[in-house]
RNA sequence: CUGACACGCGCGGGAGAGACCAACCGAUUCGGCCAGCCCCGCAAGGCUGACGAAACGGAAGGCGCCGAAGGAGCAACCGCCCCGGAAUCUCUCAGGCAAAAGGACCGCGUGGGUCGA
Numbered sequence: 001c002u003g004a005c006a007c008g009c010g011c012g013g014g015a016g017a018g019a020c021c022a023a024c025c026g027a028u029u030c031g032g033c034c035a036g037c038c039c040c041g042c043a044a045g046g047c048u049g050a051c052g053a054a055a056c057g058g059a060a061g062g063c064g065c066c067g068a069a070g071g072a073g074c075a076a077c078c079g080c081c082c083c084g085g086a087a088u089c090u091c092u093c094a095g096g097c098a099a100a101a102g103g104a105c106c107g108c109g110u111g112g113g114u115c116g117a
Base pairs, nucleotide, nucleotide: 002116003115004114005113007111008110009109010108011107012106013105018063020062021061024058025057026056028054029053030052031051034049035048036047037046038045064097065096066095070093071091072090073089077085078084079083
């Protein structure tokens, strides 16, 4: 200097499946004067709390589903053939099912490592 291999980092792309039901919790709006307090000659009004309703957010748990983090199993195939390696297949433990995040894999850039010339 250059080629191959694997790894790390940065950027871009990147699918599938319930915005499901739900004990309970949070703040918001409305309601009646339910309770207390303030104010007032009375009434009216204001504040706080509890209760009821509405939609919003979180959520123990439940049912349904997805496969492309990870994990596990079988295998075409490969090897040093005892045995081992091995998927985008299969399973669904984990993970995920609005957005966000994550995301196998692909592309570009970059960093050093190993091997070779």